RNA sequence: CGGGGAGUGGUUCAUCGGUAGAAUACUCGGUUCGGAACCGAGUGGUAGAGGGUUCAACUCCCUCCUCCCCGA
Numbered sequence: 001c002g003g004g005g006a007g008u009g010g011u012u013c014a015u016c017g018g019u020a021g022a023a024u025a026c027u028c029g030g031u032u033c034g035g036a037a038c039c040g041a042g043u044g045g046u047a048g049a050g051g052g053u054u055c056a057a058c059u060c061c062c063u064c065c066u067c068c069c070c071g072a
Stems, first nucleotide, its partner, number of pairs: 001071007010024004018055001026042005048064005
């Protein structure tokens, strides 16, 4: 320099145009002599940044940033 992939709660991942979910973690409660485990409830994400298309964008298009892989 060229090609491809990834970026979404603290973490790991879903969501192929119509109000963003799960697991885990965390907090509270139940259970226990106490803790773990288990059960119940709750908090937490303007989706890497900017722009465009659309009535409507995490989703489609463009540019940039970060990380990974391949090639030169």